[in-house]
Context: one part of a larger RNA
RNA sequence: CUGGGCGUAAAGGGCACGUAGGCAGUGAAUCGGGUUGAAAGUGAAAGUCGCAAAAACUGGCAGAAUGCUCUCGAAAGUAAUUCACUUGAGUGAGACAGAGGAGAGUGGAAUUUCAUGUGUGGGGGUGAAAUCCAGAGAUCUACAAAGGAACGCCAAAAGCGAAGGCAGCUCUUUGUGUCCCUACCGACACUGGGGUGCAAAAGCAUGGGGACCGAACGUGACUAGAUACCCUGGUAGUCCAUGAUGCAAACGAUGAGUGAUCGUCUUUUGUCUAUGCAGAUCAGGGGCCCAACUAAUACGUGAAACCCUCCAUCUGGGGAGUACGGUCGCCAAACCGAAACUC
Numbered sequence: 001c002u003g004g005g006c007g008u009a010a011a012g013g014g015c016a017c018g019u020a021g022g023c024a025g026u027g028a029a030u031c032g033g034g035u036u037g038a039a040a041g042u043g044a045a046a047g048u049c050g051c052a053a054a055a056a057c058u059g060g061c062a063g064a065a066u067g068c069u070c071u072c073g074a075a076a077g078u079a080a081u082u083c084a085c086u087u088g089a090g091u092g093a094g095a096c097a098g099a100g101g102a103g104a105g106u107g108g109a110a111u112u113u114c115a116u117g118u119g120u121g122g123g124g125g126u127g128a129a130a131u132c133c134a135g136a137g138a139u140c141u142a143c144a145a146a147g148g149a150a151c152g153c154c155a156a157a158a159g160c161g162a163a164g165g166c167a168g169c170u171c172u173u174u175g176u177g178u179c180c181c182u183a184c185c186g187a188c189a190c191u192g193g194g195g196u197g198c199a200a201a202a203g204c205a206u207g208g209g210g211a212c213c214g215a216a217c218g219u220g221a222c223u224a225g226a227u228a229c230c231c232u233g234g235u236a237g238u239c240c241a242u243g244a245u246g247c248a249a250a251c252g253a254u255g256a257g258u259g260a261u262c263g264u265c266u267u268u269u270g271u272c273u274a275u276g277c278a279g280a281u282c283a284g285g286g287g288c289c290c291a292a293c294u295a296a297u298a299c300g301u302g303a304a305a306c307c308c309u310c311c312a313u314c315u316g317g318g319g320a321g322u323a324c325g326g327u328c329g330c331c332a333a334a335c336c337g338a339a340a341c342u343c
Base pairs, nucleotide, nucleotide: 004314005313007297008296012311014198015197016196017195021191022190025085026084027083028082029081030080035074036073037072038071040069041068042067088188090184091183092181094179095178096177100174101173102172103171104170105169106168107151112146113145116142117141122133123132159166160165204243205242206241207240208239213237217233218232220230255310256309257308259306263288264287265286266285267284268283270281271280272279273278316343317342318341325336326335327334
């Protein structure tokens, strides 16, 4: 490589866009590169076998496989060229839903700090305590102020997004989707090695900001010890802007796409019939289940069932996601990625 696999045993790339490549609707006509049928030619000599129950020498005959060349055909499928078609894909008209993205403005509750008033002895914390705060007036309470971060109820198995993810309210701007009509276009489709872009948290660089929380660190406890769990403080960080990093159990542990396949309950947004319940039909989100499949568990029209196309990937455990080398990065790291040896 082949065969066989990839939810949980090894194995789906974090996600998308897209180049090469692969693959791909319907009906005709032409063509014959490839495919396929028939016939012809070639298929040297030596050697081998045989003649042979001797040999040398001389002379001669026949056939086949594969291959190649040439000639004459075939057209179902495939390739190519041309012309059409509309169901795939796309555009348009009319509606609709949404925490989809970006920017700006703004709101209230709460925490903290601080000013002032009132007021007097504790407060805080825990399993229990102590460190800690407090007569230089705390905690509590009232009313102003400042500042930062997050948005209660609504709220839902709900919604949107390719994934990461997205939630106070308003405005501006912008992307996508669904339904419906069938007006236009006419295969323009699918996948996608390399490539490009996006990508939580943490950490990094520069400059801001800093309320809460809080690695590190300092105390107090607990304990045989306690470099922990608990408490009291607290730096980086958490927030913003701009870069860079590209690491997740980036999970549905399930790649993307088309087709066709028993039912039932619920839910979101449309359309139709009804307008009281309800019914029909698309596109989604969930719960059961028939067949099928599965090692089992389970899955089951949103498949892990039945077909097809393309990509990624696996090949006993450890050594090891290590070493070496290369690419990339400011660093931290990342990506590609062995072997000896051992069981």